RNAcentral holds the full RNA, with entries from ENA. A computed fold for a 690-nucleotide part of an RNA from a Thermotogota bacterium, annotated as large-subunit ribosomal RNA, domain II. Model confidence (mean pLDDT): 85 of 100.
[in-house]
Context: one part of a larger RNA
């Protein structure tokens, strides 16, 4: 892991709240007792009134009493009084006790351990070999004598090197191991604080400890057994048959409170209770929001004045003039603002019995039962943040959560629409109609050539293409192109070395003239030369600038293969019009069923029939009910075959029944009625099998 079995809201007391049944201004016995009765199991009737409740309350109390308390009061005011309780049984549900099951780490006691380890006492027991060569002695030199100096001798040391032994540095190999810590190599110590036999000592907040909280029997920041004990867990997991109805909540105030809780909010049951409630419409209200505005509070720009300053000239000091410099306050004019407002909506919000309509109990009260108090997206309207976030907090609407069906490819929170139960009808929604894949190669007009698009991106840039519109120009010849002038005063004056149309300053006339700037650019050192504006010719139709609209194009860089689901379209793209289909558990046909209500008919209770509304749902509330075990009392089956088991057919809305054959070899059903050790798929469940 699978299958089988066992596995979790019980009892016992005492509150409360419906039902129940008895009596009722009263209810009622407890414990004992008597008789009955059983005989592996027992109960029943009386008898007992003690006691308990309830029949009066108020006050702290004395007290008083339908009152009483306060109080000075006969006042006011508070709690009260004007009759229903109580005792069986059941049933929710609280409180108390293991209290629904499992589940701790721990706290406590009282015992057992030093045969493992620390550490100490006692008595034993080991350290192959090898090297060094301390002190002290001798002898020799050597000194007055000593000190010293060699040279032997000597065997010292937590002394060197290495084996038993002890230990356990490094890699590595083993990690379901050869081994619940080991094995090869390798390495430290090896006469010593050395290692090691034997026999004692010391223990659980104690020991012991060259000190890691190390060790105290494969266990130690407090040992193991046992018991207290079914310890507490606001925590995680688990929690067992069916059908009906209705059905939530993730707020709000509080809390050593923040994944727990109270009390509200919201759900459900009840009451032969109240007599309301929603929405629209009309009718009566306050506001200070959006938006507007600048009066005021603040901010802010640019004029105008110009307090005051900064600078400058003159002054012995007083001070006086001068400004392309800042500038108050005032004042024109445009502007800004959650914490501005002389204005100010839309909604909302709040009220109308004796107005109207639409829903049709959706409302309120008292009482029993919750469960919920982590939400979440999406759109609006705001704050935090960066006008970030599948971000965060609030309003508000919706949707999921507790919702399944179409659609969006897939896709709780988006669009559509809210699944009683059948059905091989039928009509729509959203979104589709070329093929995948149900339905248009659907009609009209346009636009798009980028595969743009068939849902991906700015600023910004361009003779992309359609469309609107506006100013000039034009057969007296307009735009471009091509032939030709494009002159004279004059090298304008001024600056400068020059400065001649073209370095810079000022001025910008005037004549010939078709026409011709005191000069558009190039260009010289200055000149000069080239072109331009301007003019004439040619040439023969349209041509320029400019704005606004559709629709396309660049901009467009990211990590596995693609930003229409896809094939693939040039529409099967986009824009507008219009007919058609298609398309869901929606709606409608037709069957059936269940809940509520209402009529009706037959009626004790209650059934039936017809409308009518309803029947999606976690968590929760109400309500009917199937089954298993046993017990009571009736009535049955069964060796001519009982339970149990296979298998099949039928019936019931469902849990579950009945029949009928096999197999099995002795017990079991059915109606009423009672009591439960009453339902299993899950709890890293439990025990067995495989």
């Nucleotide at each position: 892991g699978c299958c089988g079995g066992c596995g979790a809201g019980u009892c016992a007391u005492c509150g409360u709240u419906g039902g129940u049944a008895g009596c009722g201004a009263g209810g009622u016995u407890a414990a004992g007792g008597u008789c009955c009765g059983u005989a592996u199991a027992a109960g029943g009737a009386c008898c007992g009134g003690a006691g308990c409740c309830g029949c009066a309350g108020g006050g702290a109390a004395a007290c008083c009493g339908a009152g009483u308390c306060u109080g000075a009061a006969g006042a006011g005011g508070g709690c009260g009084a004007c009759g229903a309780g109580u005792u069986u049984c059941c049933a929710g549900u609280g409180a108390u006790g293991a209290a629904c099951c499992c589940g701790a780490a721990g706290c406590c006691g009282c015992a057992c351990g030093a045969u493992c380890u620390a550490u100490c006492c006692a008595u034993g027991a080991g350290c192959a070999g090898g090297u060094u060569g301390a002190a002290g002695c001798c002898c020799c030199g050597g000194u007055g004598a000593a000190a010293c100096g060699g040279g032997g001798u000597g065997g010292a040391g937590g002394a060197c090197c290495g084996a038993a032994c002890c230990g356990g540095u490094g890699c590595c190999u083993g990690u379901u191991g050869a081994a619940a810590a080991a094995g090869u190599c390798u390495c430290g110590g090896a006469u010593g604080a050395c290692u090691u036999g034997u026999g004692g000592a010391u223990a659980g907040g104690a020991g012991u400890g060259a000190a890691a909280a190390g060790c105290u029997a494969a266990u130690c920041g407090a040992g193991u057994g046992c018991g207290g004990u079914a310890a507490u867990a606001g925590c995680u997991g688990g929690u067992u048959c069916u059908c009906c109805c209705c059905g939530a909540u993730a707020u709000g105030c509080a809390u050593u409170u923040a994944g727990g809780u109270g009390c509200a909010g919201c759900c459900u049951c009840a009451u032969a209770g109240a007599a309301u409630g929603a929405c629209a419409g009309c009718c009566g209200g306050g506001g200070g929001u959006a938006g507007a505005g600048c009066u005021c509070u603040g901010g802010a720009u640019g004029g105008a004045c110009g307090c005051g300053g900064g600078g400058g000239a003159c002054u012995g000091g007083g001070g006086u003039c001068c400004u392309g410099c800042c500038a108050a306050a005032u004042u024109c004019a445009a502007c800004c603002a959650a914490a501005c407002u002389g204005c100010g909506a839309a909604u909302a919000c709040c009220g109308g019995a004796a107005c109207u309509g639409u829903u049709g109990a959706a409302u309120c009260a008292u009482g029993g039962g919750a469960g919920u108090g982590a939400g979440a997206c999406u759109g609006c309207g705001g704050g935090a943040g960066a006008g970030a976030a599948g971000u965060u907090u609030c309003g508000u609407a919706g949707u999921c959560g507790u919702g399944a069906g179409g659609g969006a490819a897939a896709c709780a929170g988006c669009c559509c629409a809210g699944a009683c139960c059948g059905u091989c009808g039928g009509c729509u929604a959203a979104g589709g109609c070329c093929c995948c894949a149900a339905a248009g190669g659907a009609u009209a007009u346009g636009c798009u050539c980028a595969g743009u698009g068939u849902g991906g991106c700015a600023a910004g840039g361009a003779u992309g293409u359609g469309g609107a519109a506006a100013u000039g120009c034009c057969c007296a010849a307009a735009c471009a192109g091509c032939c030709a002038g494009g002159a004279g005063g004059u090298u304008g004056g001024c600056u400068u070395a020059g400065a001649a149309g073209c370095a810079g300053c000022c001025a910008c006339c005037c004549u010939u003239u078709a026409a011709a700037g005191a000069g558009u650019g190039c260009g010289u050192a200055a000149c000069a030369g080239c072109u331009c504006a301007c003019u004439g010719g040619u040439c023969g139709a349209g041509g320029a600038u400019u704005u606004c609209c559709g629709c396309g194009c660049c901009g467009a860089a990211a990590a596995u293969a693609c930003a229409g689901g896809g094939g693939g379209c040039u529409a099967a793209g986009c824009a507008u019009a219009u007919c058609g289909c298609c398309g869901a558990a929606g709606c409608c046909g037709c069957g059936g069923g269940a809940u509520g209500g209402a009529u009706a008919a037959c009626u004790a209770g209650g059934u039936u029939a017809u409308c009518c509304a309803u029947c999606g749902g976690u968590a929760g509330g109400g309500g009917a009910g199937c089954g298993u075990u046993c017990c009571c009392u009736g009535c049955g089956g069964g060796g001519a075959g009982a339970a149990g088991u296979c298998g099949a057919a039928c019936c019931g809305u469902a849990a579950g029944g009945u029949u009928c054959g096999g197999u099995g070899g002795a017990c079991u059903g059915c109606a009423g009625g009672g009591a439960a050790g009453u339902g299993a798929g899950a709890a890293u469940g439990u025990c067995g099998g495989c």